[in-house]
RNA sequence: AGAGUUUGAUCCUGGCUCAGAACGAACGCUGGCGGCGUGCUUAACACAUGCAAGUCGAACGGUAACAGGGACUUCGGUCUGCUGACGAGUGGCGCACGGGUGAGUAACGCGUGGGUAUCUGCCUAUUAGUGGGGGACAACUACCGGAAACGGUAGCUAAUACCGCAUAAUCUCUACGGAGGAAAGCGAGGGAUCUUCGGACCUCGCGCUGAUAGAUGGGCCCGCGUCUGAUUAGCUUGUUGGUAAGGUAAUGGCUUACCAAGGCGAUGAUCAGUAACUGGUUUGAGAGGAUGAUCAGUCACACUGGAACUGAGACACGGUCCAGACUCCUACGGGAGGCAGCAGUGGGGAAUAUUGCACAAUGGGGGAAACCCUGAUGCAGCGACGCCGCGUGCGGGAAGAAGGCCUUCGGGUUGUAAACCGCUUUCAGAUAGGAAGAAGGGAUGAGAGUUAAUAACUCUCUGACUUGACGGUACUAUCAGAAGAAGCACCGGCUAAUUUCGUGCCAGCAGCCGCGGUAAUACGAAAGGUGCGAGCGUUGUUCGGAUUUACUGGGCGUAAAGAGAGUGUAGGUGGCUUAUUAAGUCGGAUGUGAAAUCCCAGGGCUCAACCCCGGAACUGCAUUCGAUACUGAUAGGCUAGAGUUCGGGAGGGGAAAGCGGAAUUCCGUGUGUAGCAGUGAAAUGCGUAGAUAUACGGAGGAACACCUGAGGCGAAGGCGGCUUUCUGGACCGACACUGACACUGAGACUCGAAAGCGUGGGUAGCAAACAGGAUUAGAUACCCUGGUAGUCCACGCCGUAAACGAUGGAUACUAGAUGUCCGGAGGUGUCGAACCCUCUGGGUGUUGCAGCUAACGCAUUAAGUAUCCCGCCUGGGGAGUACGGUCGCAAGACUAAAACUCAAAGGAAUUGACGGGGGCCCGCACAAGCGGUGGAACAUGUGGUUUAAUUCGACGCAACGCGAAGAACCUUACCUGGAUUUGACAUCCCGUGACCGCCUGAGAGAUCAGGUUUUCCUUUCGGGGACACGGUGACAGGUGCUGCAUGGCUGUCGUCAGCUCGUGUCGUGAGAUGUUGGGUUAAGUCCCGCAACGAGCGCAACCCCUGUCCUUAGUUACCAUCAGGUUAUGCUGGGUACUCUAGGGAGACUGCCGGUGAUAAGCCGGAGGAAGGUGGGGAUGACGUCAAGUCCUCAUGGCCUUUAUGUCCAGGGCUACACACGUGUUACAAUGGGAGUUACAAAGAGCAGCGAAACGGCGACGUCGAGCGAAUCUCAAAAAAACUCUCUCAGUUCGGAUUGCAGUCUGCAACUCGACUGCAUGAAGUUGGAAUCGCUAGUAAUCGCAGAUCAGCACGCUGCGGUGAAUACGUUCCCGGGCCUUGUACACACCGCCCGUCACACCAUGGGAGUUGAUAGGGGCAGAAACCGUUGAGCCAACCUUUUCGGAGGAGGCAGGCGUCUAAGCUCUUGUUGAUGACUGGGGUGAAGUCGUAACAAGGUACCCAA
Repeated sequence: AGAGUUUGAUCCUGGCUCAGAACGAACGCUGGCGGCGUGCUUAACACAUGCAAGUCGAACGGUAACAGGGACUUCGGUCUGCUGACGAGUGGCGCACGGGUGAGUAACGCGUGGGUAUCUGCCUAUUAGUGGGGGACAACUACCGGAAACGGUAGCUAAUACCGCAUAAUCUCUACGGAGGAAAGCGAGGGAUCUUCGGACCUCGCGCUGAUAGAUGGGCCCGCGUCUGAUUAGCUUGUUGGUAAGGUAAUGGCUUACCAAGGCGAUGAUCAGUAACUGGUUUGAGAGGAUGAUCAGUCACACUGGAACUGAGACACGGUCCAGACUCCUACGGGAGGCAGCAGUGGGGAAUAUUGCACAAUGGGGGAAACCCUGAUGCAGCGACGCCGCGUGCGGGAAGAAGGCCUUCGGGUUGUAAACCGCUUUCAGAUAGGAAGAAGGGAUGAGAGUUAAUAACUCUCUGACUUGACGGUACUAUCAGAAGAAGCACCGGCUAAUUUCGUGCCAGCAGCCGCGGUAAUACGAAAGGUGCGAGCGUUGUUCGGAUUUACUGGGCGUAAAGAGAGUGUAGGUGGCUUAUUAAGUCGGAUGUGAAAUCCCAGGGCUCAACCCCGGAACUGCAUUCGAUACUGAUAGGCUAGAGUUCGGGAGGGGAAAGCGGAAUUCCGUGUGUAGCAGUGAAAUGCGUAGAUAUACGGAGGAACACCUGAGGCGAAGGCGGCUUUCUGGACCGACACUGACACUGAGACUCGAAAGCGUGGGUAGCAAACAGGAUUAGAUACCCUGGUAGUCCACGCCGUAAACGAUGGAUACUAGAUGUCCGGAGGUGUCGAACCCUCUGGGUGUUGCAGCUAACGCAUUAAGUAUCCCGCCUGGGGAGUACGGUCGCAAGACUAAAACUCAAAGGAAUUGACGGGGGCCCGCACAAGCGGUGGAACAUGUGGUUUAAUUCGACGCAACGCGAAGAACCUUACCUGGAUUUGACAUCCCGUGACCGCCUGAGAGAUCAGGUUUUCCUUUCGGGGACACGGUGACAGGUGCUGCAUGGCUGUCGUCAGCUCGUGUCGUGAGAUGUUGGGUUAAGUCCCGCAACGAGCGCAACCCCUGUCCUUAGUUACCAUCAGGUUAUGCUGGGUACUCUAGGGAGACUGCCGGUGAUAAGCCGGAGGAAGGUGGGGAUGACGUCAAGUCCUCAUGGCCUUUAUGUCCAGGGCUACACACGUGUUACAAUGGGAGUUACAAAGAGCAGCGAAACGGCGACGUCGAGCGAAUCUCAAAAAAACUCUCUCAGUUCGGAUUGCAGUCUGCAACUCGACUGCAUGAAGUUGGAAUCGCUAGUAAUCGCAGAUCAGCACGCUGCGGUGAAUACGUUCCCGGGCCUUGUACACACCGCCCGUCACACCAUGGGAGUUGAUAGGGGCAGAAACCGUUGAGCCAACCUUUUCGGAGGAGGCAGGCGUCUAAGCUCUUGUUGAUGACUGGGGUGAAGUCGUAACAAGGUACCCAA
């Protein structure tokens, strides 16, 4: 620090996801040791049991228990508080600390900084006192009640308990005269004196009382900061303030009475939700974000709610009272309780520990102290929960062992790893030793202080003795032995690390993209590897990455995003200049910012974690002193912004009234006759009752042709005939005036197309709805004929549009060029104008530099450079929807979510492909022609059906007379049956033997059984080789599967003209350029131009055949000349001239001429020439496409099979047959059939062959067998043609299917199932519907010949020649193709993509008669305890008065009663919110459902927005 993911690829926008760090964690697998930390995040749920706050006898009366002593004793005991001590009780202090928890609380609760009207036990200091009396109550005793808890009555008693009196202040009150107003003693020691012998008294110590001050700790008040929601906008009556009183420690509506009517709020009151706050923690570069466990500060709470008492302090966790819920005890009368203290239990939960030890240390309470108490604390236990450290050994060791895995079978890897050899012993284990944490306490002794004192006490030394939970501690030494100690995740990319097997869209994986459908580096296993390591992974959460809420640090033309437009309030911002001020701003100082944490140094545990110490920091707040540039404030000035005045001209700016002509329609009249209208074509409609047409006249409504223009005006919407009236704004020119008056603008207000709504008019044309006619599979549409709202006017609503420049407003600055509209100035020119030129202000366009932009593009009218203000955006869908609210008559508008779901959605540009887009061009593509197919019969192939099998493959063109150039057996792969198992075939090993052949029997044969014949080749004599038989196992075999695992071969687009590369250039890039353009060509063929210049594969040419000529050669070919011969024939001699054969050459190149073209390429015409513009034909097939075809030609990976899916044999099948299709043959006849006669080819084939001649047969053919391995012989007759005859338009003398009989040939064998022959038979068919095929010249058509395969079988196929046409105007249309361009939502590429309803399943959600909770407000009833007030006829020791000493009265109190206030409760009502609900609404999701085809191309009616 980035990466993956939208696309065919690219750039951008944008979301999702990952890599990092952290955790009080949990879960899975695994687990050696130690140190330091840490451990109920959930039910503030309920709690058994134990412990967590006591202590003081030096405050008191005392003595229940224990120990000791003493006395008495009958030796059993009894008595004695005498001593140590001490239960219970009185009293004091403490219990308000410490410990826990985070429910409540959005608040002066907390944080920070200030303030004061206040209190403060114990502590410190100072000061003044501590005198003298009195009466009770517990304990206890007696009695009584009660189950208990506990209580009652009577009696006794002490105090540092209680109450007076005295005295008192710098205390309190005050009317300033005065008044009120405290205390307590205890202990130790002691010389004199006194004594009731207890003491008094003195001294010391501790205590007590009043006062002052401090310290510490609180109380209260204030500034600032402190979460979310406006789908919460108004809240408030003690409310805000005042006066008076009360109350409090104290201020204050804190409370009450009276008076005033205030107070808070858009800088967010009120309400709702959530939440303890902070130091800090975590993340981050930081700014920020998230968080508030442990530790520390504050607050709040203590079963829930309320209340006070005591006290210095509480409205009190282990106190009290009341109410409530719950639990427990009960004798049913009544009582008891509060773990959010430490342990522990149940419950909840994914989840969180021991009912431990000790007060040794630190700290706290009490005490004079010893000491006691202390679940605070110190330690231990449990948990890998976290951080840190250590170990599980180290060195050598290659036969690179065995085993595993992989393998190309050679080997590789695990791997120096192991074994083996040597060494060490941390940690764990055993044994022994052994710190520090301990300071204190304290008998004794010494000194000082104090004192009358040597006593006592205090202080300082001394110090016998003594204190450790942890602890069998840390640490050290010794002993033995490598001994006791390694796992987890991952290995497709991101992301380090790969192979095999299994599985077969199954099982499964997955953080995202995505893997898995028979060769999975992605599932599962194994081997190997990578990472981390006593841990490793997963899950969850937070920050980061995310500049993805953007202060630092984003955007808004088209990606999400500028409100439809304006006016303007608050607010924000604001020209030049002077002075003052010092709020902002800047600097210094002071205080504070707790400690801990973080950071930097140092130190201590062996290191580290951890701990200690110092510094820095804590970015903040407050106070104070300065500075004054800028901003603000105050005061003054200026004119450049803004505004006003005057003079002008322009304009569909607005409102109202009036007027006008053309056209449509309707009405009337005339003329006139059969149609009109409408369409792609029609029909509905109108018309003989007279339409349309035409002429004249009339009515009425709406809109204003030409002018008219990328022209004008307006804020936008919008505005168009003419005239008048009223009226807004902008612009130009000039001088004067005001003096910042400005810009923007949340709310607010106004305007706002069309459609729509209300009321009333109006209605010519047009025209939703509707009706009819067409179209169509349908057609609720497009088209046509009609037609109502509406469109128009007036008034009032609505308030939205793709209300668009998809671009908010204002200001300033930043190259030009060129139009146009409205002004002004100058020049030229003119009589004056106009035109023209220059300058200038304002508007509106085009083009273009810098700059910007993802690109497209924008570019002085910015999307550039800047400032100010407003609005808006934050992935797609759900959704501009639901709910709530506001507005509206309604329609609806505005505001505006969530659940759920996806990994994309999107912008711009690129390359293709496609278009019922465009342009150019080509092709038997159409057209023009000729002949066919489709109809018939047959042949052949296919589908289907059938079958035991009808083997398999090929399926649009590009499967279907195709593989198959030839299925009777064989072929043959299929079926039935019979055999066989190392095999029909290959290699290796062992044994035997030659093998082969022949014969007999059985059998359908394969085969089986038996017989017979024969002794192979070679040798170094050991053997070796070939062959056969038998045996053994490795293996053979497979036309079994996968052509979607493959090679090779092939088809096709297409013999179409294309497909690319290097360098350069352009572009962020994909890519472009070149290859486009202008011409031209069959051609990316060539020329020219050009940021391109070149090159490659294709085209063409080179190759073959053919057409002309030359040359060479001359047999088997040929025969002109010469000779011979024949009835005749190159038959013979001879010859090579010609033909021909087959070698080599020539020839054709737009070379020449004319025209045209750009003077080019070329094209047109001509000449010459056998041939003319590629002469004709063939071979030749670019990059690629179709997962095209073929595993059954061959080869081959993988899978399957192995007494069978192999092999052998016989028979059958591939030849079936209601049917459908393709390709052919023969025909339907006279351009013909039949008969006869007569011609003319080319190219081939031939020895298991072609087979002449001759003879036989009607014939197929047979017999014989000459010649020929072929320019010699043979097949071989060419046929159409020509000539002659016949037939005469008919199912025929056409046609030949079918069938019968008889034959021929091949072949082991023609039944299934061959071909041919003869005789007989003589079917359909009379030129073929829709549709469709071939062909442009030696072509179509027609005619025959040959060959391959082959025993035989040809209408097929491949070749060959004979005869031999017609037509092409042309490129509009159909099909295919090429180039350029355009649109695109396609890229599997239009056989594409994609929308909506319906049906099914699932999910979340809205409405919903309601039902049921929670919570808040209001009204009413009722009202416990407590405080306060009042009463107090009952009751009462202290003080006062009086007394007859019994008492009485007073003061003061208590119980009780009443009242104010009030918690819980009850009831009524309203709001908010949750759950649930028959039914219902839409939404989302879901491999293959239905119906259509709305969108994307002109998407077949351009699309879209609003209504």
Description: A computed fold for a 1507-nucleotide RNA from an uncultured bacterium, annotated as small-subunit ribosomal RNA. RNAcentral holds the sequence, with entries from ENA and SILVA. Model confidence (mean pLDDT): 86 of 100.